[in-house]
């Protein structure tokens, strides 16, 4: 320098053919207990790496770019 994969909550990951952004763990609050743990209920937490485009509508499609991994040279 060229090719490929990936980037979504603090962490690990989902999201169907483009149509409501979600789960588990963690955090916080409550119930339960003499207390802790467990269990149960609830809450908070998101620029979907960034910019632009297509579309009535983009996590998803297109372009550029940044980062990580990998292959070739």
């Nucleotide at each position: 320098g060229g090719g490929g994969a990936c980037g979504u909550a603090g962490c690990u990951c989902a999201a169907c053919u483009g149509g409501g952004a979600g789960a588990g763990c963690a955090u916080c609050g409550g119930a339960u207990u003499u207390g802790c743990a467990u269990u149960c209920c609830g809450a908070a937490g998101g620029u979907u790496g960034g910019c632009g485009g297509u579309u009535c509508g983009a996590g998803c499609c297109c372009g550029c770019u940044c980062g990580u991994c990998u292959c070739c040279a």
A computed fold for a 73-nucleotide RNA from a Thermoguttaceae bacterium, annotated as transfer RNA.
Lineage of the source: Bacteria > Pseudomonadati > Planctomycetota > Planctomycetia > Thermoguttaceae.
Rfam family: tRNA.
The same sequence occurs in records of 2 taxa.